[in-house]
């Protein structure tokens, strides 16, 4: 330099061929317990890496950029 892939909650990851963004863990509160742990219930938490485009509607499609990984030379 060229090619391919990935980027979504604090972390690990879902989200069917475009249709209201979810789970587990973590955190907070409660139940339980002599106190804890474990277990159970509830809550909290997101400009979907950034800009632009297409569309009635974009995490999803197109494009540019950034970061990371792999491959080729």
């Nucleotide at each position: 330099a060229g090619g391919c892939g990935c980027a979504u909650a604090g972390c690990u990851c879902a989200a069917c061929u475009g249709g209201u963004a979810g789970a587990g863990c973590a955190g907070u509160g409660g139940a339980u317990u002599c106190c804890a742990a474990a277990u159970c219930c509830a809550c909290c938490g997101g400009u979907u890496g950034g800009g632009g485009g297409u569309u009635c509607g974009a995490a999803u499609c197109c494009u540019c950029c950034u970061g990371c990984g792999c491959c080729u030379g």